Predicted 3D model of a 348-nucleotide RNA (Bacterial RNase P class A) from a marine sediment metagenome. Rfam family: Bacterial RNase P class A. Rfam links the family to the GO terms dimeric ribonuclease P complex, ribonuclease P activity and tRNA processing. Model confidence (mean pLDDT): 76 of 100.

[in-house]
Order: sequence, then structure tokens, then C1' cells
RNA sequence: AGUAAGACAGAUGAUCGCGUCCCGACAUAACAUGUCGGGAUGAGGAAAGUCCGAACUCCAAAGGGCAGGGCGCCUCAUAACGUGAGGGGGGUGUGAAUCCACGGAAAGUGCCACAGAAAAAAUACCGUCCCGACACUUAGUGUCGGGGUAAGGGUGAAAAGGUGGGGUAAGAGCCCACCGUCUCGUCGGUAACGACGGGAGCAUGGUAAACCCCGUCCGGAGCAAGACCAAAUAGGAGAAGAGAAGCUGCCCGCUUCGUUUGAUUCUCGGGUAGGUUGCUUGAGGUCUCGGGUGACCGGGAUCCCAGAUAAAUGAUCAUCCUCGACAGGAUUCGGCUUACGGCUUGCU
Repeated sequence: AGUAAGACAGAUGAUCGCGUCCCGACAUAACAUGUCGGGAUGAGGAAAGUCCGAACUCCAAAGGGCAGGGCGCCUCAUAACGUGAGGGGGGUGUGAAUCCACGGAAAGUGCCACAGAAAAAAUACCGUCCCGACACUUAGUGUCGGGGUAAGGGUGAAAAGGUGGGGUAAGAGCCCACCGUCUCGUCGGUAACGACGGGAGCAUGGUAAACCCCGUCCGGAGCAAGACCAAAUAGGAGAAGAGAAGCUGCCCGCUUCGUUUGAUUCUCGGGUAGGUUGCUUGAGGUCUCGGGUGACCGGGAUCCCAGAUAAAUGAUCAUCCUCGACAGGAUUCGGCUUACGGCUUGCU
């Protein structure tokens, strides 16, 4: 200098304050509520993004298919996963290490800008070789025409296997050796795959984060899910019902609303505000023993560790140090990703 992993996340004390729970006292009929006092406890490695996977809840749903979408080397782990572990193949790096959207392009279709002759059952621009004619000259050179040729040049991200030799007029898998490719077999490996041997001159450019094909998985909505209790007002259903209300405390009287368009009273159910619940004991944490290369699994001991609802976790002072980054719960877990401070260790 680099690379991988690990743990930490200012400390101690005092005072005041806040949320939750427990205990006690007081107030009221109350185990509820309020006040006061005491005690216990109170954010993270990412609580974040809400990107995956699940638990839980409601709705839907016989089974199967279509459509749509995710995923894609192998084996294992896991409740599950697009996550993790180990391995295979490929890339990068001197290395420690690290990265990979890693099924199929000899099923089909499409596309391959610019440049270039030609971008896929190809093509002759330059070059090169052969033949003919003509011109000039001495062998030869030039021009025109016909033909061969993918060796060389040039274009491009990519040019029809590569290197070397033979061969040829010049060339060419035309032929040969090695490498690559395809194919067959044997052996090793659970497998991905690898090693070795035989055969085929090569037929198969790239692109599937283009359509598509193959395999595999997937019902929808989400704690503002859902469950329970339940005012006022309005409306609904049922029953009783001839009166009810006001002036007016009572009687009379008057007025208003009613008596087939039903005043008024009672009951019931839905539902809003509001409240309770869901709510935190869980695929849980710590220590330890055992199994496994590992992810992880099993046994034992021990612990209980926020639960708010306009939303608590703060402030001040003192002392000390290396002077403290990113950042805060909101149903709960497993991952991924992103943000971020200094420290330690292994390795190169």
C1' cells in the first nucleotide's frame, strides 16, 4: 500500500423531566379513572430503503388449463426466498482475493448503426495469378476484356476455425501435425463437470437484460389486515298506540303536530365518533456441549429484553478520555441493499 474477517458504537456520578409495567396512599359505588409517592424498565447495526421471502388476518378458491409475471450451472442449508454455504465453469488481479443475468442461437422469426466489396446458406474494392487482344519497347511494362483466388491490405465491436508445413499458375481443410469445435466411448465425481482415447475436415458469426423455446415457481389484499364494545344526530324494521307538545305549577281555554300520509312511547339491528383488542414469549437472546469443511442442526442451563397512538427514551451540571460518524421503534420474523466513525486481527 492492499485484501478479508471480527467486535464496538464515549464512560461514570448527581439533579430534573417523559413513556410502559408493578406496589402503596387518597378521591368516587368501583378491580376503572385521576393525583401523589416508591420501585423496575425504555431503539439500531443499520430501527432506514420497502427490494425479496415468510408468519398472521380477511376475501377468493373442486381439479386442470390459458393468459400474465418471477427465477435459471450443481449439490446442500432453510419455515421460505430472487437469500446463504460448499463446489464446477468463466473473467479480473503479481498476489491475498474478488466478480458473474452462468439454460437454449446445428426449433423458428427479427435485428446487427457507421464504416466496409460483403453482416450470413455472402462477397472481388485494392492486391495477387492465368488467358486473349492492342500499344510501347529488348527480357518486360501499360491499357482493355475474360476467368481463378479469401493468402496479403483496407473497414468494422464482430469478416466464414487458429498456428506451422506441404501443395498450387496463384490460392484455399485442398492435404498433414498440433490447438480449438462437434461427436462416440471409457474412467473419476451424488452432480455441475473433469481427464483420457477413438472418429469427423469443420457443417455451427453475434444478439435470448429481442420475440421466442425449455424447465421451475406464483390466487388477491394487507395491522389503516382483522375481531369486539359502542354515544349523539339522521334514517331502517317491529310492537303498542289516540293522543302529544307549548302558553302554564294545576284546572279551563287557545295554538301547533297527529289519529287511511300514524303524532308519541318502547324494543331491535346496521353503522359513525370514541374505546378495547390484535401488540409482542418469539422459526427469541446469552452461555455451554456435541455433529458438520461450511451455511446450519441437535442437547443442556439460564434470561424476559420498548410497546407508544400525535406518539416516550431528553436536559443541565461535574469528572475523565482517544472528544464520539450514520442515524431513531409503530404487527412480527429471515435476508438483501444503501448510509456511516474510529479500532483489532489474519493474509498478500